Notes: Predicted 3D model of a 151-nucleotide RNA (c-di-AMP riboswitch aptamer (ydaO/yuaA leader)) from Syntrophomonas sp. UBA1376. The sequence was found by an Rfam model in a public genome assembly. Rfam family: c-di-AMP riboswitch aptamer (ydaO/yuaA leader). Its family is annotated with regulation of gene expression and cyclic-di-AMP binding in the Gene Ontology. Taxonomically the source falls in Syntrophomonas (Bacteria, Bacillati, Bacillota, Eubacteriales). Its mean pLDDT, the model's own confidence on a scale to 100, is 78. Of the family's consensus pairs, 92% are formed in the model.

């Protein structure tokens, strides 16, 4: 110089998770914007162990594989074999994100995980709660077409 790992974090990125103010600054306390939840009548539902239901893009399909004090079928009987149900892996899928406003197209991703606890439909008025966590040293593919500036 060149590559590779680590750390710190820029610019940005996911996400409702910002901004102001108090305080003795102690991961607190208010306010404001942003999000979620309960809750009438009208409508809607006729469902309640097959348990029901929130947050979230995070649903559903199918293929192997190995599990059960599950069923059902064969068969004296060991066993096979369907079906259900869990887990583990792939292969898609509703749906969602990223490409330096925005569209379009092309490329590149993700389709989890919590959570109430027998109990909630919608839902004025009320009534509550949340305001977090992760990722990031990479320069950002073409094309339409808006604003703003200067000539």
């Nucleotide at each position: 110089a060149u590559a590779a790992u680590a750390a710190u974090u820029c610019a940005g990125c996911c996400g409702a998770a910002g901004c102001u103010u108090c305080a003795g600054a102690g991961u607190g306390g208010a306010g404001c914007g942003c999000g979620g939840g309960g809750g009438a009548a009208c409508c809607g539902u006729u469902a309640u162990u097959u348990g029901g239901g929130g947050c979230g893009a995070g649903u559903u399909u199918u293929c192997a594989u190995g599990g059960u004090u599950g069923u059902c079928a064969u068969g004296a009987g060991a066993u096979u074999g369907g079906c259900a149900u869990c887990a583990u892996g792939g292969a898609g899928u509703a749906g969602g994100g990223c490409u330096a406003a925005c569209c379009c197209a092309g490329g590149c991703c993700c389709g989890a995980g919590c959570c109430c606890g027998u109990c909630a439909g919608c839902u004025a008025a009320c009534c509550u709660c949340g305001u977090a966590g992760g990722c990031g040293a990479g320069a950002a593919u073409g094309g339409g077409g808006a604003u703003u500036g200067u000539u």